[in-house]
Molecule: c-di-GMP-I-GGC riboswitch aptamer
Organism: Bacillota bacterium
This record gives sequence, C1' cells and structure tokens, in this order.
RNA sequence: CCUCGAAAAGGCGAACCCGGCGUGAGCCGGGGGCGCAAAACCGUGGGUCUCGGGAUCCGAGACCGCCCGGUUGCCGAAG
Repeated sequence: CCUCGAAAAGGCGAACCCGGCGUGAGCCGGGGGCGCAAAACCGUGGGUCUCGGGAUCCGAGACCGCCCGGUUGCCGAAG
C1' cells in the first nucleotide's frame, strides 16, 4: 500500500413510542436500538412513493438505511 472486517475507542441511529409540522409521500425534536466502515458528503443518474392536472404524459414534491456514480475518510487482528 492492497485485500479484508477480528478487537477496542468513537460516530451514526431501523422498527416502535411520545410531541410538533405537512393534503400526502414524509420531515423535525425526544426516547429507543435493528443494524452500519462509509448508514460521511455530493448527484441535471436509475428506481420507488405522494399530490395535482387538460393524464401511455406533464408539473410540483418525498425517500436515498433501494441501486449506481463521484469525492473524502477512523482503527488494524489476520493475509
């Protein structure tokens, strides 16, 4: 350095519950902890979902812990 993900520290925080926001997909805060080495950041990509319409489409949105791409990145048992 590469592969890989044992251990430890630290980080993130699914379902569910409570409160708030939104027509909705969902979001925010608190609790919670299933999991995650990129579950960090970015995206004029794909996909899924919501709302509206003059509806094989168009517009406005949501997810990105679904896939893909880009950038950065902790630790180091074993090879």